This is a predicted complex of two RNAs, RNase P RNA and transfer RNA, with 446 nucleotides together.

RNA sequence: GGAGUGGCCUGGACGGUCGCGUCGGGUGCUUGCACCCGCCGAGGAAAGUCCGGGCUGCACAGGGCAAGGCGCCGGUUAACGGCCGGUGAGGGUGACCUCGAGGAAAGUGCCACAGAAAACAGACCGCCUUCUGCCUCUUCGGGGGCCGUCGGUAAGGGUGAAAAGGUGCGGUAAGAGCGCACCGCCCGAGCUGGUAACAGAUCGGGGCACGGUAAACCCCGCCUGCAGCAAGGCCAAAUAGGAGAGCGCUAAGCGUGGCCCACGUUUGCUCUCGGGUAGGCUGCUCGAGCCUGCCGGUAACGGCAGGCCUAGAUGAAUGACCGUCUCCUCCCUCGGGAGAGACAGAACCCGGCUUACAGGGCCACUCCGUAU
RNA sequence: GGGCUCAUGGCGCAAUUGGUUAGCGCUACCGGCUCAUAACCGGUUGGUUCCAGGUUCGAGUCCUGGUGAGCCCA
Numbered sequence: 001g002g003a004g005u006g007g008c009c010u011g012g013a014c015g016g017u018c019g020c021g022u023c024g025g026g027u028g029c030u031u032g033c034a035c036c037c038g039c040c041g042a043g044g045a046a047a048g049u050c051c052g053g054g055c056u057g058c059a060c061a062g063g064g065c066a067a068g069g070c071g072c073c074g075g076u077u078a079a080c081g082g083c084c085g086g087u088g089a090g091g092g093u094g095a096c097c098u099c100g101a102g103g104a105a106a107g108u109g110c111c112a113c114a115g116a117a118a119a120c121a122g123a124c125c126g127c128c129u130u131c132u133g134c135c136u137c138u139u140c141g142g143g144g145g146c147c148g149u150c151g152g153u154a155a156g157g158g159u160g161a162a163a164a165g166g167u168g169c170g171g172u173a174a175g176a177g178c179g180c181a182c183c184g185c186c187c188g189a190g191c192u193g194g195u196a197a198c199a200g201a202u203c204g205g206g207g208c209a210c211g212g213u214a215a216a217c218c219c220c221g222c223c224u225g226c227a228g229c230a231a232g233g234c235c236a237a238a239u240a241g242g243a244g245a246g247c248g249c250u251a252a253g254c255g256u257g258g259c260c261c262a263c264g265u266u267u268g269c270u271c272u273c274g275g276g277u278a279g280g281c282u283g284c285u286c287g288a289g290c291c292u293g294c295c296g297g298u299a300a301c302g303g304c305a306g307g308c309c310u311a312g313a314u315g316a317a318u319g320a321c322c323g324u325c326u327c328c329u330c331c332c333u334c335g336g337g338a339g340a341g342a343c344a345g346a347a348c349c350c351g352g353c354u355u356a357c358a359g360g361g362c363c364a365c366u367c368c369g370u371a372u
Numbered sequence: 373g374g375g376c377u378c379a380u381g382g383c384g385c386a387a388u389u390g391g392u393u394a395g396c397g398c399u400a401c402c403g404g405c406u407c408a409u410a411a412c413c414g415g416u417u418g419g420u421u422c423c424a425g426g427u428u429c430g431a432g433u434c435c436u437g438g439u440g441a442g443c444c445c446a
Base pairs, nucleotide, nucleotide: 001368002367003366004365005364006363007362008361009360010359012325013324014323015322016321017320018319020041021040023038024037025036026035027034028033029032043343047354048353050352051351052350053349054348055228056227057226058225062261063260064259065258067224068223069222070221071220072086073085074084075083076082087101088099089098090097091096102219103218107217108216109213110212111211124157125156126153127152128151131148133146134145135144136143137142165183166182167181168180169179170178184208185206186205187204188203189202191200192199193198232282233281234280235279242273243272244271245270246269247268251267252266253265254264255263289308290307291306292305293304294303295302296301328339329338330337331336373445374444375443376442377441378440379439382398383397384396385395391429400416401415402414403413404412422438423437424436425435426434
């Protein structure tokens, strides 16, 4: 200098004018409006609603089946499918990245097409052999070739995503873990290191028995009761429990939104049609809260001390303009001029994940080239 | 705000437990029939199965993320 990897931060600043919303104070009166003053007033994702928790209701949240989710090990946490650290597998020259990573020797299913054969393997070509026939050579013992046939054979060809260990030597009619050597694999045992997943070396056994698929059913282990602030509570208003159909009155309905038991509660319940009211208050923001410092821990995270209060709207506020500066791009007389500034916007609250995002900045590391 | 469902040619729908080149009807286009049009007969075109990634030998189908529609609740 070039190419790249990982992590983090920021998401314009200040001032002025006008305007908007909640709250507090004041003034005026029509007592819920107007004006004035003051405080505060969107985000890193407020988003998607994909997980988890708080909170609230259903019974005090119980038991069983079903259903759903998760799945290497350890830690972290209120909890999690998140995060942190490690193990294993795969990719990259490397920094580093990716992984839904329990079980396929419990069982079942599937493996199209192609191919001879696709899971209790298999014989199309090839190789070898038996027998029959034909041809041919002959030193008359026999040998060679071709067609067919009975068998053997997984070395070679070809098919496929996948063909049932690899290389070599022996062996054989030809072959083959058929035998052996080395490499690989599986099972078992104890040892060493590690909390563990696992890793390492050792010994013994086995010629190899065990193809893939569980984001197919399933098995094993763990977790989950259901619903959601339009939850729920209070006040006000409105009324007639109107008409029809079905089930039931000692059995069923409802609470309960899978079913059964149990519990509570009611004599009714469900559906359709029609009618009425659809206003206000609360829940509502002080919370697993934020900032700074120190300590423990590799880290996620935890502990302690000090400081801070930081949106609560309800047709729904959070904006516009001007000036100076900053950042990026372009022009150019090097001093100015012009343009641009993303994604997006709270609605009960938190912890994560995922997705969108103009530009700017910082830190650590890797590879290549060059110079010393 | 919260909960749920769906997406296949221009339109309406299929596609068995994942299987070979995704089919059917209407429409469109071409030809025939007719004096002409419609109907009818024959033929043809038209698909990134909403998008991206993954599992698998193989994905319209299974899984994850996104996009766009629709329905329900006070």

It holds a member of the Rfam family "Bacterial RNase P class A". Rfam describes the family as follows. Ribonuclease P (RNase P) is a ubiquitous endoribonuclease, found in archaea, bacteria and eukarya as well as chloroplasts and mitochondria. It is annotated as a ribozyme.